[in-house]
């Protein structure tokens, strides 16, 4: 400075899958099947290397962890504020 990525605050939008069966002291317990992907985690292609190792992305894949009425939460996203100040 018609102020990049980016971070932090409020607001606002925000999917999927069980209100299964069983006990019981009736708690959002437990124990069993079943099933989702979008808090977190965790795996990679391409590329890098002389090869290996290593490094490496997601809304992919996996289901540790969350979760499967509503609410709450929720990745991502928008408005607005603050910080900061990259091209020029």
């Nucleotide at each position: 400075a018609u102020g990049a990525u980016u971070a932090c605050a409020a607001g606002g939008g925000g999917a999927g899958a069980g209100c299964u069966u069983a006990c019981u002291u009736u708690a959002g317990g437990u124990a069993a099947c079943g099933c989702c992907g979008a808090a977190g985690g965790a795996g990679c292609a391409a590329g890098u290397u002389a090869a290996g190792a290593g490094c490496g992305a997601a809304u992919c894949u996996c289901u540790c962890a969350g979760g499967c009425a509503a609410a709450u939460a929720g990745a991502c996203u928008c408005u607005u504020g603050u910080a900061g100040g990259a091209c020029g």

Glycine riboswitch aptamer from Oceanobacillus massiliensis str. N'diop, 88 nucleotides, folded computationally.
The coordinates come from a structure-prediction model, not an experiment, and the mean pLDDT is 76.
The model forms 91% of the base pairs in the Rfam consensus.
The sequence was found by an Rfam model in a public genome assembly.